Context: one part of a larger RNA
């Protein structure tokens, strides 16, 4: 000087406590373990692994397996050779296919020529390895932790490690500021600056929008036409404890204060200090050694990652009346589109198909549900609940046997609120409702990642768990 304490002292924190809703039992989705297998490819394993790397495994992907095949290889430089019936394209035979034969079409530019260029074959060289080491490493990451820390520079105290400053007193969400003071200042954080959002005015109106005129309609901002008003995007203002009361020395704290649209960080985002965990990652990349080189490199066929006595984790969707069914109605956002997203018509039960349109889009399109009106179910393994399995169909795609998603019709299991424990959350949050998107030919998505709609209960208060943050204090600890 740390770090430890079932030491003490002061704080914080969905940590507990108050409260709402969940997990844990039940089915099925998904990931791990195990066990199985030719192969179940790797990699992540308390917190910080386990709907996690994968934001898409039928073929590709694929790294695994079996089998068949190529060896300067699939791809690229350069040098030398050869060669312009080489190669490429079509069928056509063999073959599971990579391939392999032989046919047919097509087949060079300059220049007289040598030559050169342009393709193409050999040969030499540099390949190629998701093979090993993440304890050799760069770059990126998670985590304590968005904790309120972590440090120098001079100067003082100590022989010296090192200490002061960073401590004590108030105060803060903050080492945040204020008084004090052998310190004085200073970086890195911390806050501001940056981004979206509440409030207003300014400009500026198409594709957005209609108050006044005017047309016009079955219905329509439809149409002339406005520049009020929504709306968009582009700046400015707006919020400082700035005012006023009460406490303070100040810092600052308080008020159901004024005024404001907001009130003491307004609300969310981005933004992660020194450093810890030989913490993750040689399979995103890149690289230092190692180790293959007719193979641990390429190809391509099939299979596997999808297996199941079980054990875990995430999570759907139930167990019903605050509710199921039918039927008739209304209200979002934020997104996305031409190998696309499709009005409208017409088939059909329907998943869909056929015709058309209109849009690279504020213009056309994809487009809510809960809710709300009316009916019915009347406590029941049911009009709950929808696994499982029979059957018939739609699509996407070379191809759904293994191993797609969708619809229809039949069947219709467990399930009656889940023990011992255990999660999130403090407000437009939690519940609880659907809407988009990335990836994507299709989808195993109930996953992520936005986004809007409805819209709640609680906190007395810090004794106690568990994590921190300062001082102090003991130490067989370094």
């Nucleotide at each position: 000087u740390g770090a430890c304490g079932g030491g003490g002292g002061c704080c914080c924190g969905c940590a507990c406590a108050a409260g709402c809703g969940g997990a844990g039992g039940a089915g099925c989705a998904u990931g791990u373990g195990g066990u199985u297998u030719a192969a179940u490819u790797c990699g992540a394993u308390g917190a910080u692994a386990c709907g996690c790397g994968a934001g898409g495994a039928a073929c590709c992907u694929u790294a695994c397996c079996c089998g068949a095949a190529c060896u300067u290889g699939a791809a690229c430089g350069u040098a030398a050779c050869c060669u312009g019936a080489a190669u490429a394209c079509u069928a056509u035979a063999a073959g599971a296919g990579a391939u392999u034969a032989g046919a047919g079409u097509a087949g060079u530019u300059a220049g007289c020529a040598a030559u050169a260029a342009c393709g193409g074959g050999u040969u030499a060289c540099g390949a190629g390895g998701u093979g090993c080491u993440g304890c050799a490493u760069g770059g990126u990451u998670g985590u304590c932790g968005u904790c309120a820390g972590c440090u120098c520079g001079u100067g003082c105290c100590g022989u010296g490690a090192g200490g002061u400053g960073u401590c004590a007193g108030g105060u803060u969400a903050a080492g945040u500021c204020c008084u004090a003071u052998a310190a004085c200042g200073a970086g890195c954080g911390c806050a501001a600056c940056c981004c979206c959002u509440g409030c207003a005015c300014a400009u500026a109106g198409u594709u957005a929008c209609c108050a006044g005129c005017a047309c016009g309609u079955u219905g329509a901002g439809g149409u002339g036409g406005g520049g009020a008003c929504u709306c968009u995007a582009u700046g400015u203002g707006g919020a400082c404890u700035g005012c006023c009361g009460g406490c303070g020395c100040a810092a600052g704290c308080u008020g159901a204060g004024a005024g404001g649209a907001a009130g003491g960080u307004g609300g969310g985002g981005a933004u992660g200090a020194c450093g810890u965990c030989a913490a993750a990652u040689c399979a995103g990349c890149a690289c230092g050694g190692c180790c293959c080189u007719u193979a641990c490199g390429u190809u391509c066929g099939g299979g596997g990652c999808g297996a199941c006595a079980c054990a875990c984790g995430u999570g759907c969707u139930a167990c019903a009346a605050u509710g199921g069914c039918a039927g008739a109605u209304a209200c979002a956002g934020a997104g996305g589109g031409c190998a696309g997203c499709u009005a409208u018509g017409c088939a059909g039960a329907g998943a869909u198909g056929c015709a058309a349109u209109g849009c690279g889009a504020a213009u056309c399109u994809c487009g809510a549900a809960a809710g709300u009106c009316u009916g019915u179910c009347u406590c029941a393994g049911u009009u709950c609940g929808g696994a499982u399995c029979g059957g018939a169909g739609u699509c996407u795609g070379c191809a759904a046997c293994c191993c797609g998603a969708c619809u229809u019709c039949g069947u219709g299991a467990a399930g009656a609120u889940g023990g011992a424990u255990u999660c999130g959350c403090u407000a437009g949050u939690a519940a609880u409702c659907g809407c988009a998107g990335a990836u994507c030919a299709g989808c195993c998505a109930u996953g992520c990642u936005g986004c809007g709609g409805u819209g709640a209960a609680u906190a007395c208060g810090u004794u106690c768990c568990c994590g921190g943050g300062c001082c102090u204090u003991g130490u067989a600890c370094a």
The part of an RNA shown here (small-subunit ribosomal RNA, 3' major domain) has 478 nucleotides and comes from a pig gut metagenome. The coordinates come from a structure-prediction model, not an experiment, and the mean pLDDT is 80. The RNAcentral record of the full RNA draws on SILVA.